Small-subunit ribosomal RNA, 5' domain from an uncultured rumen bacterium, 535 nucleotides, folded computationally.
The full RNA is in RNAcentral, with records from ENA, Greengenes and SILVA.
Its mean pLDDT, the model's own confidence on a scale to 100, is 87.

Context: one part of a larger RNA
RNA sequence: GGAUGAACGCUGGCGGCGUGCCUAACACAUGCAAGUCGAACGGAUUUUGCUCGCUGCAGAGACUUCGGUCAAAGCUUGAGUAAAGUUAGUGGCGGACGGGUGAGUAACGCGUGGGCAACCUGCCUCAUACUGGGGGAUAACAGUUGGAAACGACUGUUAAUACCGCAUAAGCGCACAGAGUCGCAUGACUCAGUGUGAAAAACUCCGGUGGUAUGAGAUGGGCCCGCGUCAGAUUAGCCAGUUGGCGGGGUAACGGCCCACCAAAGCGACGAUCUGUAGCCGGACUGAGAGGUCGGACGGCCACAUUGGGACUGAGACACGGCCCAAACUCCUACGGGAGGCAGCAGUGGGGGAUAUUGCACAAUGGAGGAAACUCUGAUGCAGCGACGCCGCGUGAGUGAAGAAGUAUUUCGGUAUGUAAAGCUCUAUCAGCAGGGAAGAAAGGCCCGCAAGGGAGAUGACGGUACCUGACUAAGAAGCCCCGGCUAACUACGUGCCAGCAGCCGCGGUAAUACGUAGGGGGCAAGCGUUAUCC
Numbered sequence: 001g002g003a004u005g006a007a008c009g010c011u012g013g014c015g016g017c018g019u020g021c022c023u024a025a026c027a028c029a030u031g032c033a034a035g036u037c038g039a040a041c042g043g044a045u046u047u048u049g050c051u052c053g054c055u056g057c058a059g060a061g062a063c064u065u066c067g068g069u070c071a072a073a074g075c076u077u078g079a080g081u082a083a084a085g086u087u088a089g090u091g092g093c094g095g096a097c098g099g100g101u102g103a104g105u106a107a108c109g110c111g112u113g114g115g116c117a118a119c120c121u122g123c124c125u126c127a128u129a130c131u132g133g134g135g136g137a138u139a140a141c142a143g144u145u146g147g148a149a150a151c152g153a154c155u156g157u158u159a160a161u162a163c164c165g166c167a168u169a170a171g172c173g174c175a176c177a178g179a180g181u182c183g184c185a186u187g188a189c190u191c192a193g194u195g196u197g198a199a200a201a202a203c204u205c206c207g208g209u210g211g212u213a214u215g216a217g218a219u220g221g222g223c224c225c226g227c228g229u230c231a232g233a234u235u236a237g238c239c240a241g242u243u244g245g246c247g248g249g250g251u252a253a254c255g256g257c258c259c260a261c262c263a264a265a266g267c268g269a270c271g272a273u274c275u276g277u278a279g280c281c282g283g284a285c286u287g288a289g290a291g292g293u294c295g296g297a298c299g300g301c302c303a304c305a306u307u308g309g310g311a312c313u314g315a316g317a318c319a320c321g322g323c324c325c326a327a328a329c330u331c332c333u334a335c336g337g338g339a340g341g342c343a344g345c346a347g348u349g350g351g352g353g354a355u356a357u358u359g360c361a362c363a364a365u366g367g368a369g370g371a372a373a374c375u376c377u378g379a380u381g382c383a384g385c386g387a388c389g390c391c392g393c394g395u396g397a398g399u400g401a402a403g404a405a406g407u408a409u410u411u412c413g414g415u416a417u418g419u420a421a422a423g424c425u426c427u428a429u430c431a432g433c434a435g436g437g438a439a440g441a442a443a444g445g446c447c448c449g450c451a452a453g454g455g456a457g458a459u460g461a462c463g464g465u466a467c468c469u470g471a472c473u474a475a476g477a478a479g480c481c482c483c484g485g486c487u488a489a490c491u492a493c494g495u496g497c498c499a500g501c502a503g504c505c506g507c508g509g510u511a512a513u514a515c516g517u518a519g520g521g522g523g524c525a526a527g528c529g530u531u532a533u534c535c
Stems, first nucleotide, its partner, number of pairs: 001535004006531005013393006019386002021351001026349003030346003035093003040090002043087010053075003061070003100304003109229008119221002124217008132166001134164002141156006172197005178191005202209002230276003237267002242264004247259003279301004283294004306327005329340004357383001359382003365379001366377004396426004406417004430476001433470004440462001446455003479524005484505003490519005500507002
């Protein structure tokens, strides 16, 4: 000099874009953050229309002062049907994405380059072939019943794209044996043969949407290997599933991944083991570069979800807002037993030098579900707070010498502040006032059309915001540090090795340009200094 997720002191006008718990992976009140589908299903229920039924001029029904008045419809305390909704439950898809954090990890974790002849892949795309015929249950519901609650138990009844058999098999899997082509090896691929095995679900507004099997693609993942990846030798030996083999088990798949048996290996001064520290990278800062330091924001990968362990479901998890067990903690309890997990967004306490709102909206982008309308979305888009950073703008411009007054100083003549002020003439950025006022939004849906396509209309959180125009007034807007040398900038007074200053050298003991104050000056400026850390 540059830099920072900064903090502290003094000061503080506006805007844009960014950014904001670095500490206790400490504990959390409250609200929200993952739902959706009625075009899979049986119920329940609401509204409206229609038909039938019943009552009705011998008066339905309404009002009533109970005297009566008006009067043609009323009833779902009847049934059916149609349309449009709502929904606890069964079922499907999604809760493995998105969002957070950096504890652990020195590791194939990450980076980079390869490999799988050792693998999987829901939704999506393309292709081929099918979608036949049956069965038994069970929630909901009803009844009985236990419990303070959480939550159950028993009996009865019912549906499905829930569940289970059967049929079918172009193609597919497995086994056997054969031919051809190819590979660095284990072997791979193709072709025909024999035997054997396994599927399915319907809904519909009739346009479609689904379901099953197989192949291919795309996407995403799994595994293996080479190289690279902090410090300590005041850590020198380490290791028993340890190293390898054979056989099995297990997995989507290779493998001591696991197991039985056999052998006794394997690693290590090219640093094993142990200890400490640490998420890694793209990158960021600095530097002429080489290098050094860092990994906050944004993007990729990894790991974790109170602590430890485990599996279930599923295409995918050993699963932040799922399940089970154990532990610590908190809460409820009728003491028998239960409930919980903010390292999601806000917010609270605590810790700390220190870090924000219990905001608005799904309008846009993206995601989940749905045929769609649409619903959900603290992702996201916005707003709020903080000079925390960067950038931009302003706090006026011109003129003005009687060089006013005041102040400081003085050799008492003056000198400085100083064109500075006042005065005069202008301008109006910003703030304030008034008027106008966006883009971001055209898709989907609707209408026309066979189609290509065309048409009308709706939808904005931000926001009456940005922006534009007008009127108005110099009005509302400057501080901080320094002035001995390094280092730009000097005098007076006070103090008297005191009080104090200080980055280094060093100042202060009676004329201190170094302390304190004042005047003046220098530097930067909505900031200026200090501290901390890095180059």